[in-house]
Molecule: Bacterial RNase P class A
Organism: uncultured Alphaproteobacteria bacterium
Order: sequence, then C1' cells, then structure tokens
RNA sequence: UCAGAUGAACGGGACAUAGCCGUCGCGGCAACGUGGCGGAGGAAAGUCCGGACUGCAUGGGACGGCAUACAGGCUAACGGCCUGGCGGGGUGACCCGACGAUAAGAGGAACAGUAACGUAUGCGAUGAAAAUCGUUUGAAACGGCCAAUCUCUAUGUGCAGCAACUUCAAAUAGGCCACCAAUUGACAUGUCCCAGUCAGGUGGCGGGUAGAGGGCUUGACACCCGUUGGUAACUUCGGGUGCAGAUUAAUUAUGUCCGCUACCCCGGGAUGGUUCUAUGACUGGCCCGGGGCAUGUACAGAAUCCGGCUUAUAGUGAAUCUGGCACA
Repeated sequence: UCAGAUGAACGGGACAUAGCCGUCGCGGCAACGUGGCGGAGGAAAGUCCGGACUGCAUGGGACGGCAUACAGGCUAACGGCCUGGCGGGGUGACCCGACGAUAAGAGGAACAGUAACGUAUGCGAUGAAAAUCGUUUGAAACGGCCAAUCUCUAUGUGCAGCAACUUCAAAUAGGCCACCAAUUGACAUGUCCCAGUCAGGUGGCGGGUAGAGGGCUUGACACCCGUUGGUAACUUCGGGUGCAGAUUAAUUAUGUCCGCUACCCCGGGAUGGUUCUAUGACUGGCCCGGGGCAUGUACAGAAUCCGGCUUAUAGUGAAUCUGGCACA
C1' cells in the first nucleotide's frame, strides 16, 4: 500500500417558542391553575424459540402427536450460548455442518438431491491366448449403500394466553327475599265458602353491560468499576449509576445555529490509459490536506415483562487478525 477475516461501538448536537403523557409540590370545594422532575430502540420489528405471570384442568401409568439429536458445560429455561472432537470449504485469518441408530420390518438408489451399486452369471465384439470393451433381461444369486422416507432409540412436552385474570359498578334480562294491597282477574268444572298459588306496587339482595380501577412495570433488571472461580459461556462478593407506562393510544411541532455526508473548488501524492518529434501534452478514477455547502441526513417506533434467535439499517470513527506486493 492493496485485498480480505472477525467481533463490537456510535447512529445527530445546542438554544428558543408552543404543545402532549406521567408524577410530585403549592393554591382551590371542585373544575382547574402554576412550578419542578421524567418521557422509545439497537433493533421497540418478525412473533420464530425459551421462561416468568394468570386462568382452567390435574391419582398414576401406557399409547399417540409434536419438537429436539456429536461430547461436555453455562443458564430460570431454551431449538440459545461456550469449549472440545469429527466432516466439508478457503493459500490464510476464518467460515459452514441436513455430525443419535441401522439390530428388526417396509420403502428406495433414472432424474432430483448434502447424500444412495458393485460383483458373479448370461449374450455380443476384438484377440492366438490371457484378457479387454460393450450390453439385454431380471432383482432371482453374493456382498454392500441411503435415514431431509416410514422406522427405532433417548430427552422434553396438559391447554390457553395481559383481549390472561381480577375489583368497583349506571343500565337490561331472568332470579331471590321482605313488606304493602287485599279490590279485580285466572287456576281446581256441579255450586258456594275458607285457605293457597300466579298476575300488581314498593324496597332490598343478587346479577353483570357501558364505564372506571387493579394486573402495569424495580426485575432471574441493565450498565460501569473492582473482585472470587472458570480456557470460555458464565459466575461470587462489594461499590456506583440508571430505569417511559400511553389505551384512539403521549414521547411532538416550528425556527435559528452547528455537525456529518453527497457535490463543487484549490493544492499535493502515487498510479492507469492515449499520443509516440516528449524530462512533453491530454485524460480516468483513487488517496491526503484545505475551503465552500446543501432542497440530503438510515432502518424504524414501546403496549404484561424478561432471555435469545432472525431480519432491516444512510453514515461515522476505531480494534484485533490474515494473505499479496514494494522498500529498508
């Protein structure tokens, strides 16, 4: 200097004005006013995996379904992560893995696909022979092969999800209780009387819709510093800092200035191309420094919480490592 590998970080800033959500203080009976403080992400996303939590179910076992599959470890748990082995790719840093079994039975081996057929026998050709080459039928012989086909083995797995669940509670239906009225009607069919039941009114209970509240955000929490054990994932102890809770859904809008990048200009550097009357001329992109400067500034936005995985991401500045070339 060129080309790469790996795992991380940041991902606009300042000020002013107006406003929104939460919370605390003060004033107010209240409505509200006023002041302070806090107010999206590395993925809040996909909802793929694992848990917490909640309700229902729940005596035990077996079968079935589904998921996972080298070994050991980490963890609340996992299909995640770490270390090691094996296999494959790469000159290398490093990357990838569809790495349990074939003992029984079925199925399969043209193609496809990460991945699955040889031999003997038969026939034909060549040849002096040995042998070589080709090939039909068949899967009937021998020995193998395939598991991302069923299968077998081991392990795990009840179902549903915060629209879970729960509290208060206008209204409504049906229900229950007490009291009032005792007039009228209905019911028991020969008629009448008494008693009863239903229909009425009032009050209460209960019910649960609208609505409101809880669940709700401080928890296996995150980060930093030191520390114990461990190759590591992770973990022990101590200290410090931080942490939104909306529900038609707040976290915003506007302005000014700055930053960054694209682009433009100037200077310098090495280098490629063309011309071949050159120590020249023209020209391409690249790198470095300086200046100007945007109408450009990503992906995307909480919705019960947490641990992972996967996917998206303009641009910025670094780290470690590998290979090539040049020079010393």